This is a predicted structure of a 253-nucleotide part of an RNA (large-subunit ribosomal RNA, domain VI) from a Verrucomicrobiales bacterium. The coordinates come from a structure-prediction model, not an experiment, and the mean pLDDT is 87.
Context: one part of a larger RNA
């Protein structure tokens, strides 16, 4: 932009794509078979591997915007307390997110038409013959079934509800997002919880500073499961979503 007005929601499925795996153990059964050694078909059950999809509750990883410890040096006049630099200085942990080695799930069942094959009836050819007429059976393959996409399927489909003239509606703009290269998509824009802030909680670090007590001191105890805290969950309009502009026409050739 189209789908001959606009908006919202729910569908159909032409067509396309994905998947299609293997092994072990047990029962049947130490049965059939076999002199024995050995040892099944068929059928049933339970596991496992590889592969694929999704996810982060658990186990872990990462986590250079979190916490703590610690070395050297410079600075804040000094003590104390801090800050800078040294690979994030080094070390020990770690929320969210992202992740696999972690967790969940999947390949099922079945039908139809068939291939090779195996057959029934059966002539040509008084016999025989699966084939010539006719009728069966049969594969991980084909068509369905199953999962995903899907009306630009221009053959542009269907159903329901709502709106009506500078309107309905859309866009620009702004605050953002488990959406994202940009765009797009989605949420919100004061009739507001969209983001930030603040408060509470969860969660992480591990018991802050200052004071007091003990010790010559290093330090220890206590105040103190404290203090600090990124992304998480809620609440709360304090801050920012202000103001406005443009497109779109006349019930749809």
């Nucleotide at each position: 932009c189209g789908u001959a007005g606009g908006a919202g929601a729910a569908u159909u499925g032409a067509g396309g794509g994905g998947u299609u795996c293997a092994u072990u153990u047990c029962c049947u059964a130490g049965u059939a078979c076999g002199a024995g050694a050995g040892g099944a078909c068929c059928g049933g059950a339970a596991a496992u591997g590889a592969c694929g999809c999704a996810c982060c509750u658990c186990u872990g990883g990462u986590g250079u915007a979190c916490c703590a410890g610690u070395u050297g040096u410079c600075c804040u006049g000094u003590c104390a307390a801090g800050g800078g630099c040294a690979c994030c200085g080094c070390u020990g942990g770690g929320u969210g997110g992202c992740u696999a080695u972690g967790u969940g799930c999947g390949g099922a069942c079945u039908a139809g038409a068939u291939a090779a094959g195996c057959g029934c009836u059966g002539a040509a050819a008084g016999c025989a013959u699966c084939u010539a007429a006719g009728c069966g059976u049969c594969a991980a393959g084909c068509u369905a079934u199953u999962c995903c996409c899907a009306a630009g399927a221009u053959g542009a489909a269907u159903u329901c509800u709502c709106c009506c003239u500078g309107a309905a509606g859309g866009a620009u703009c702004g605050u953002g997002g488990a959406a994202g290269a940009c765009u797009a998509c989605c949420a919100c824009g004061u009739c507001g919880a969209u983001a930030g802030g603040c408060u509470g909680c969860a969660g992480g670090u591990a018991u802050a500073a200052g004071g007091c007590u003990g010790g010559u001191a290093a330090c220890a105890g206590u105040u103190u499961c404290a203090g600090c805290c990124g992304a998480g969950c809620a609440g709360u309009a304090c801050u920012a979503a202000u103001c406005a502009u443009c497109c779109g026409u006349u019930u749809g050739g």
Taxonomically the source falls in Verrucomicrobiales (Bacteria, Pseudomonadati, Verrucomicrobiota, Verrucomicrobiia).